[in-house]
C1' cells in the first nucleotide's frame, strides 16, 4: 500500500431484504425459618460513522472509523 474478515443489550455471541433475540450478568417476584441454589417476570439496542439501492436494509453496494489476521 493491498487483500480477507469483525464491529448487534453491561459481557459473550446469534439474527441470509419484511416488528431485533438468546446465554450470563443487573432488578423484582415465587420458593425457604434465613440465605444459596431453582422457577416465574421485567428493565437494558438511534444494529460502529455517514451515503446509496429498494416499498421496505441489521442484512445488498460504496467510503470512512477502529480491532485481527495475511501478501509484498
Nucleotide at each position: 500500500c493491498c487483500c480477507u474478515u469483525g464491529a448487534u443489550a453491561g459481557c459473550u455471541c446469534a439474527g441470509u431484504g419484511g416488528u431485533a433475540g438468546a446465554g450470563c450478568a443487573u432488578c423484582g417476584g415465587a420458593c425457604c425459618g434465613g440465605g444459596a441454589a431453582u422457577c416465574c417476570g421485567a428493565a437494558g439496542g438511534u444494529c460502529g460513522u455517514g451515503g446509496g439501492u429498494u416499498c421496505a436494509a441489521u442484512c445488498c453496494c460504496c467510503a470512512c472509523u477502529u480491532g485481527a489476521g495475511g501478501u509484498u